Predicted 3D model of a 71-nucleotide RNA (transfer RNA) from a marine sediment metagenome.

Parts: sequence; structure tokens; C1' cells
RNA sequence: GCCUGGCUAGCUCAAUGGAAGAGCAUCUGUCUUACAAACAGAGGACGGCAGUUCGAUUCUGUCGCCGGGUA
Repeated sequence: GCCUGGCUAGCUCAAUGGAAGAGCAUCUGUCUUACAAACAGAGGACGGCAGUUCGAUUCUGUCGCCGGGUA
């Protein structure tokens, strides 16, 4: 250089075009003398920019980052 896979919450991962969820973590409350556990609740994310579409995490292009292959 070329080919290929990936990028979603603090972390690990879902979501096959119809307004993004789970587990753990964090915070608040209940419980406890207190802590933990348990229970109830809350906050928090689609790598950037364009394009297609009534509608994009999803499809297309490009850029960036990470990994694999090839010489």
C1' cells in the first nucleotide's frame, strides 16, 4: 500500500430501517445501631462529517481510531 472485521452508558455486550436495552458499576430512598446484602427508583451512550429515506445505531461515501490478513 491492498483486503477484511470492529467502534453503542464508567466497563462487558444487545438491538436486520419505525425514536436504543441488559448485566455489573455510580447516585438516591427503604431496611440496619452501622456496613454489606436485598428491594424500589434515578442519571448516563449510537466515533466525526456528509448522502439515501417520510424516518438511519441499522444502508452508502469519506475521515479518524483499534485488530487481523497479504507482500
Rfam family: tRNA. The family's RNA type in Rfam is transfer RNA. About the family: Transfer RNA (tRNA) molecules are approximately 80 nucleotides in length. The coordinates come from a structure-prediction model, not an experiment, and the mean pLDDT is 83.